This is a predicted structure of a 1535-nucleotide RNA (small-subunit ribosomal RNA) from Parasphaerochaeta coccoides DSM 17374. Rfam family: Bacterial small subunit ribosomal RNA. Rfam links the family to the GO terms ribosome and structural constituent of ribosome. The organism belongs to Parasphaerochaeta coccoides, within Bacteria. The sequence is in RNAcentral, with records from Greengenes.

């Protein structure tokens, strides 16, 4: 370089991040199920459950060439009795086969299985090849005759028979034995030699030249091959909550069994054998090849196909045979089923169809032996539910198709629609075409190769024929099959569905529904506009199949060999000693286990890969290659590891010279305190406490001296120091003892590290006994707080605490960090010891403690004392929660300890940063926040809103602040939305179309409360068929809606808050949320400036810029003004006239920390001061950052969506909104003398008049009224009050007060009953300053007078605005309430009105525990003991051999012994049902009781024990810090 393989993630915890951890998804696989749908075709698969139970019918039989026999049927004959010939059946003896094929997968944790070996410890029928035989007799038994029994099933007797059935006998190459002897090895095997002992058969068929050949076959025996059996090494499951098992048990010689080794089996003998490298027991399960899945290492599985093992109803047994302890074979037992004449039988589908039951589920009671393959046979043949094939079943894989091309008027429909169109959709239709498939018909290769038979050829052998070996050519035979294929006719014809469409995941609208129905894999959807439920268009995958559901493996590095972790997330053992395991300095030799290297044997086929090939592709199937990481022999290498020997000496370790030191143990001794006792002095309190009480004291306490007892702990030194493994150690002295360090010197020579078991130690509390007991101090009392107070506080007090001995064994037992070693920047302190230097000080080696660099690390933070870089070892983890609980076991005197879980249930729980927000945390700062002062609210009487309550209706809405004189800037009607009645329906109101009629309008009369109904008369224009403009009818499209949703909305608005803040570019910091800037010092009303700084700048608030208003100026100059001229009046800027003044208007000026001193850093500012009308924002408005309260409005408007439509529209009359036992808010007027009344006088400003303001004049006590000048107004007009001066009234419910009620009037209005205002006479009530609590104000300001104005016909104590008079007080930020900034803790993020704990109380799960109950496994010990095998037998029987016999050999029956299945007792075991009851635990929108935690959670908090409480917990000891805050030391950092 080519080239081949080759590894994706994402969603969920937070407000957000990063990280831990876990659930969930996407893949792929299936012997599948299930829904919904279905055209066809290959090739395959097809009871995974109950090894539960079967009806039928087949699956193992053949051989007449081993044998006796001969039926029935066919011919022939007959005396009809029956005989020959043919023909051979079914039974039988006899051979070989039934031990294979075929099913199953219960059993089994095993030499079953896999591998590779062993068999020198072994057997093998049929097969193949050699070697030698194949002689010569014999006695029976079946069938069968007869007879007997029995329902049957079958059994029994008697006679008579063959045989390749039996049984002597004869030979024996060899084989086999004994004896001797040799070769060889490893021992007994195997060769080879002598000798001597025992042991064989069977015949049948063909041909024949009659002698014999030739085939099957039989016998002895060797080799082969096949297949079996045995023994071993290695390897693959779970539980230690199974730790010990083991009497044939472990060996031994002897003996018996087998083919064969062995305790396989028996007697004796000896005591062994296994085990943490998991025995023993449980619990599961057939193993492999392969199969699913991974990148791969693994994991999972073992169905179909192969190979092996194991079973055939269940449990024992043998027997036969080459092979079995035998699936379709026996024999017993048991359990089931069936027959029975009840006396007794009979039977085994885990073969093949097939049935019944269980189950989510799995198939035909098919065809054929034509192929391949078996059994028998010489062969023909005959058997074969093996096989080959067909069937059903989309169970699977794979191919094909359901049409192809043309087709815009983009048809109709259908859906959405912003009403233009969009989209289905070239899709349909329509042309044109094809025919694969499908219906009809036609023809049809191969699967058949070859048997017997004929034809040939060649070979051995031989004398021929028969026959034998090997070819060649002919040669019957197809189940499938009405097959494939191929060809012909028909005609688009016969043929599409299913999940999905919020993210993950590809794919959106509409409508139904409105926390329902309902979806959901996981997040989570739904409570009225659901892309998430239904539906429906459209869309997206995928297709004869989609989805669902189950299971594996993958994602998951989520058990991590590969490839994790453990300071805080789950995890270092509380500490050391130390067996056994694992690791192990240096040098040198040897050896070769390990390891490496190439040979070889073996890793069966199938499968997997790769290459070629064959059915049209493919699937499937054939041929070949290469792989197979493992074993097995044998050869080599020798670096590293082991082994073995032999050195070194750095690791270790000893030994002397030395230091420190609260390290231990034991005896002993001091002082201070603190209680108590005796005494003295000496008197009324004293302890306590946030504030008391209990308690103590005239019987003398406290307090003060003095003396004396008693226990316990040891100030200061004292320290971030010192010593110990760890717990832990602190007065002094003395003894006895562990360890540490520096330095030098010797010496040993690998002696080491770690370290499961085990073993020792272990703080507090706590136990057992015995002893002590000042003080403290769980529990208990009492006192206080408290709503309770089983608490905190405070008086008391028992155990304990203290010492001895024994026990127990835990903790925040912590550096939340196991040991050892090695390496890897520094600085600073400090302890111990050395070294150098004069001295300041420098160097080293061991500890400590603190910064800090690389480096790690999620971050915090660790950093030579590692949490850096390595190596060895242990010990630990695997998601919360149940739960350190049950249960078992083990310790423990008991508390309890140590080992430790599942069912359920959640979709998190977690750890570290991060922004905010909170905190009864801190720090700085502000605000009428509080203080400091004036007046009020809260009491009274009315006014007005509100709640509530009434009501036909009391319309709606606003509701802590931020709703309540609020929308309402003005409800008698009307407004008006409500109610009641009356009425109208293209409608009060737009806009347009159709059909008829008519102007429009104006007027009259009738009903009626009106609305409205009914009836009448008058009355047209422009063009001009008609049409139009106007109007009413009728029709239709529409109008109205203050009907609902301010949780669909726009606008607008209220508050935080005029607060001082929000933010954003760019860079920088940080994995990242985020920070930085915006923080610090300082200053400011201000994030307001000024310094400073990894920031530089910018936006949006602040400010200023705008208006009012305060000073001057300049202009103008009427209606305003009037100094100065003049004129002129009772008076008057009324006049003329000025243009100074005042005013109005307009434009300007003036303040800016500029100026001077002083602080302050030389800044920024801050305090005086000066001038100034005005000083530090001059007063006032106007303006409200980013957002926050789903804050208010759908009833201002507006506007989506919903809903009414002769009514939720609309009109009218009327009534309500005005109600009143009740509450509350805002407010008038009071309560008097700073006052009321009288009378008399002064002075505004801002405003507003024409359907209006209205002088003057008249009438009226008034309210008004008449009458009307003037004024669209600086020109008329509306116009003050308190004050001011005089008098009165004398402290009373009054000459306060004015509320209520009567009576009379006024004015407005269409109308004042319901329900207006106002006047006058009269009534004259509450009410004497108003609990608790609570409001407004910092100056022209409260506070106190009045005047105006909107709205309005008419109504003002409300609201807006005007001016008059016009104060007091702020020490000062401890406190309450808001807010700003900074930090600081958090378990809060809907943000403290958060969050959250435990009892009780229901309800529903699972689990404990439990008197007992009821099953199922295996064990031991004993009883009974079938069959049977093996031993024994005195009893009966028996053909073959032996014997002349008698009898003997030998066999049988039947009995009986050992063993021995079932079954029984009895025991304890291990396990699963149920159980009345009891315990906890989990889960459930809203239930009790309390507040324990989280902020200093309001008594920090937890950990361990103890005690005690309704409960959470609370105290007592003793530990931790994983504790806020504030001071202090110290020390670091910087300069």
């Nucleotide at each position: 370089a080519u080239g081949a393989c080759g590894g994706a993630g994402a969603g969920u915890u937070u407000g957000a991040u990063c990280c831990u951890g876990g659930c969930u998804c996407a893949g792929a696989a299936c012997g599948a199920a299930c829904g919904c749908u279905g055209g066809c075709g290959g090739c395959g698969c097809g009871u995974u459950u109950u090894a539960a139970g079967c009806a039928u019918g087949c699956a193992a039989g053949u051989c007449g060439a081993g044998c006796g026999g001969g039926a029935a049927g066919g011919g022939g004959c007959u005396u009809c009795g029956g005989c020959c010939c043919u023909g051979g059946a079914g039974a039988g003896c006899g051979g070989c086969g039934g031990a294979c094929g075929g099913g199953u997968g219960a059993g089994u944790a095993a030499c079953a299985c896999g591998u590779g070996g062993a068999u020198g410890a072994u057997c093998u029928g049929c097969c193949u090849c050699c070697c030698a035989g194949u002689u010569g007799g014999g006695g029976a038994c079946a069938g069968c005759a007869c007879c007997u029994g029995g329902a049957a099933a079958c059994a029994g007797g008697u006679g008579a028979u063959a045989a390749u059935a039996c049984c002597g006998g004869a030979u024996a190459c060899g084989a086999c034995c004994g004896c001797a002897g040799g070769g060889g090895u490893a021992g007994a095997g195997c060769c080879c030699u002598g000798u001597g002992g025992g042991g064989a058969a069977a015949g049948g068929g063909g041909c024949c030249a009659c002698g014999g050949c030739c085939c099957c076959g039989c016998u002895g025996g060797g080799a082969g091959a096949u297949g079996a059996g045995u023994c071993c090494g290695c390897g693959g499951c779970c539980c230690a909550u199974u730790a010990g098992c083991u009497a044939g048990a472990u060996g031994g010689g002897g003996g018996g069994g087998u083919a064969a080794c062995g305790g396989c089996c028996c007697a004796c003998c000896a005591u062994g054998g296994c085990g943490a490298c998991g025995a023993u027991g449980g619990g599961u399960a057939g193993c492999c090849g392969g199969c699913c899945u991974g990148a791969g290492a693994g994991g999972g599985u073992g169905g179909a196909c192969g190979g092996c093992c194991a079973c055939a109803u269940u449990g024992g047994a043998a027997c036969u045979g080459a092979g079995a302890c035998a699936c379709g074979g026996u024999c017993c037992a048991g359990a089931c089923u069936c027959c029975u004449a009840c006396g007794g039988g009979a039977g085994g589908c885990a073969g093949c169809a097939g049935c019944u039951a269980a189950g989510a589920a799995u198939c035909u009671u098919c065809c054929g032996c034509a192929a391949u393959g078996g059994g028998g046979g010489g062969a023909a043949c005959c058997c074969u539910g093996a096989c080959g094939g067909a069937g059903c079943g989309a169970c699977g894989c794979c191919g094909c198709g359901u049409g192809a091309a043309c087709g815009a008027a983009g048809a109709a429909g259908g859906c959405c629609g912003u009403g233009a169109g969009g989209u289905u959709g070239u899709a349909a239709a329509g042309u044109u075409c094809u025919u694969u498939u499908c219906g009809g018909g036609a023809g049809g290769g191969g699967g058949a190769a070859u048997a017997a038979g004929c034809c040939u050829g060649c070979c051995a052998g031989g004398g021929a024929a028969u026959g034998g070996g090997c070819g060649g050519g002919u040669g019957a035979u197809g189940a499938c099959g009405u097959g494939a294929a191929u060809c012909c006719c028909g005609g688009a014809a016969u043929a599409a569905g299913c999940c999905c469409c919020g993210g993950c995941u590809a794919a959106c609208u509409a409508c139904g529904u409105g926390c329902c129905a309902g979806c959901a894999g996981c997040c989570g959807c739904g409570g009225u506009a659901a892309c998430a439920c239904g539906u429906a268009g459209g869309g997206g995958g995928c297709g004869a199949g989609c989805g669902u559901u189950g299971u594996u493996c993958g994602g998951a590095a989520u058990u991590a060999u590969u490839g994790g972790g453990c300071g805080u997330a789950a995890a270092g053992g509380g500490c050391g000693c130390g067996c056994a395991g694992g690791c192990g300095g240096u040098c040198a030799u040897g050896c070769a286990a390990g390891u490496c290297c190439g040979a070889u044997g073996u890793g069966a086929a199938a499968g997997a890969c790769c290459c070629c090939g064959g059915c049209u592709c493919a699937a499937c199937c054939g041929g070949g290659g290469g792989u197979a990481u493992g074993c097995g022999u044998g050869g080599g290498a020798a670096a590293c590891u082991g082994c073995a020997u032999g050195g070194c000496u750095u690791g270790a370790g000893u030994a002397c010279a030395g230091c420190a030191g609260g390290g231990g143990g034991c005896a002993g001794u001091g002082g201070a305190a603190u209680u108590c006792c005796a005494g003295g002095u000496g008197u009324a309190g004293g302890g306590g406490u946030g504030a008391a009480a209990u308690c103590u004291g005239u019987a003398g306490a406290u307090a003060u001296c003095u003396g004396g007892a008693a226990g316990a702990a040891c100030a200061c030194c004292g320290g971030a120091g010192g010593c110990g493994a760890a717990g832990g150690c602190g007065a002094c002295u003395g003894c006895c003892u562990g360890g540490g360090c520096a330095u030098g010197u010797a010496c040993u020579g690998a002696c080491g590290c770690u370290g499961a078991g085990g073993c020792g130690c272990g703080a507090a509390g706590g136990u057992g006994c015995g002893g002590g007991g000042a003080g403290c101090g769980a529990a208990c009392a009492g006192g206080u707080u408290u709503a309770g107070a089983u608490a905190c506080c405070c008086u008391g007090g028992u155990a304990g605490u203290c010492c001895g001995c024994a026990c127990a064994g835990u903790a925040a037992a912590c550096g939340a960090u196991g040991c050892a070693c090695a390496c890897c920047a520094g600085g600073u302190g400090u302890c111990g010891g050395g070294g150098g230097g004069u001295a300041g000080c420098c160097c080293c080696c061991g500890g400590u403690a603190c910064c800090g660099g690389a480096g790690c690390u999620a971050a915090c933070g660790c950093a030579c004392u590692g949490a850096g870089u390595g190596u060895g070892c242990c010990g630990c983890c695997u998601g919360g929660g149940g739960a350190g609980u049950a249960u078992g076991c083990c310790c423990g005197c008991a508390a309890g300890g140590g080992u430790g879980a599942a069912a359920c249930u959640c979709a998190a729980a977690g750890g570290a940063a991060u922004u905010g927000a909170c905190g009864g945390g801190g720090g700085c700062c502000c605000g009428c926040a509080c203080a400091a002062g004036c007046g009020g609210u809260g009491g009274a009487g009315c006014a007005u809103g509100u709640g509530g309550u009434u009501u036909a209706a009391u319309u709606c809405g606003a509701u802590g602040a931020u709703a309540c004189g609020c929308g309402a800037g003005g409800a008698a009607c009307c407004u008006u939305a409500c109610c009641a009645g009356g009425g109208c329906u293209u409608g009060a109101c737009a806009u347009c179309c159709g059909g008829g009629g008519g102007a429009a309008c104006c007027a009259u009369g009738g009903g009626g409360a009106g609305a409205c109904c009914c009836a009448u008369g008058g009355g047209c224009c422009g063009c001009u068929u008609g049409c139009g403009g106007c109007c009413g009818c009728c029709g239709g499209a529409c109008a109205g809606g203050u009907g609902c949703u301010g949780c669909a909305u726009g606008g607008c608005u209220g508050u935080c808050g005029u607060c001082a803040g929000c933010u954003c570019g760019u860079g920088c910091u940080g994995u990242g949320a985020a920070g930085u800037g915006u923080u610090g010092g300082g200053u400011u009303a201000a994030g307001u400036c000024c310094c400073g700084c990894a920031a530089c700048g910018a936006g949006c608030g602040c400010a200023a810029c705008c208006c009012c208003u305060g000073c001057c100026g300049u202009c103008u100059g009427u209606u305003a003004c009037c100094a100065g001229c003049a004129u002129g009046u009772g008076a008057a800027g009324a006049u003329g006239g000025g243009g100074a003044c005042u005013c109005g208007g307009a434009c300007g000026g003036a303040a800016c920390u500029g100026c001077c001193g002083g602080u302050g850093a030389c800044a920024a500012a801050c305090c005086g001061g000066a001038g100034g009308a005005a000083g530090g924002u001059g007063g006032g408005g106007a303006c409200g950052a980013c957002g926050u309260c789903a804050a208010g409005u759908c009833a201002u408007c507006a506007u989506g969506g919903c809903c009414c439509u002769u009514a939720u529209g609309c009109c009218c009359u009327g009534g309500g909104c005005c109600a009143c036992a009740c509450a509350c808010g805002u407010g008038c007027u009071a309560c008097a003398a700073u006052g009321g009344c009288c009378g008399g006088u002064a002075c505004a400003g801002a405003g507003c008049g024409a359907a209006g303001c209205g002088g003057a004049c008249c009438c009226g006590c008034g309210a008004g009224g008449g009458a009307g000048a003037g004024c669209g107004a600086a020109c008329c007009g509306c116009g003050a009050a308190a004050g001011c001066c005089g008098g009165u009234c004398u402290c009373a419910g009054u000459a306060c007060g004015g509320a209520u009620u009567g009576g009379a009037c006024u004015c407005u209005g269409c109308a004042a009953c319901c329900c207006g205002a106002g006047u006058c006479c009269a009534u004259g009530a509450a009410g004497u300053u108003g609990g608790a609590a609570u409001c407004g104000c910092u100056a022209g300001u409260a506070a106190u007078c009045g005047c105006g104005c909107a709205u309005c016909a008419g109504c003002a104590u409300g609201g807006c605005g005007c001016g008059g008079u016009g104060a007091a007080u702020a020490c000062g930020u401890u406190c309450c309430c808001g807010g700003g900034c900074c930090u600081u803790g958090u378990a809060c993020a809907c943000a403290c009105c958060g969050c959250c704990c435990g009892u009780c109380a229901c309800a529903c799960c699972a689990u404990c525990c439990g008197a007992g109950u009821c099953g199922g496994g295996g064990g031991u010990a004993c009883c009974c003991g079938a069959a049977g095998u093996c031993g024994c037998u005195g009893u009966c029987c028996c053909a073959a051999c032996c014997g002349c016999g008698a009898g003997g050999g030998g066999g049988g029956a039947g009995g009986u012994g050992c063993c021995g299945a079932a079954g029984g007792u009895a025991u304890g075991c291990c396990u699963g049902g149920u159980g009345a009851g009891g315990a906890g635990g989990g889960u459930g929108a809203a239930g009790u009781c309390g507040u324990a935690a989280c902020a200093a959670g309001g008594u920090a908090g937890c950990c361990g024990u103890a005690c005690c409480g309704g409960a959470a917990g609370g105290u007592g000891c003793g530990g931790c810090u994983g504790g806020a805050u504030c001071a202090c030391c110290u020390c670091c950092u910087u300069u």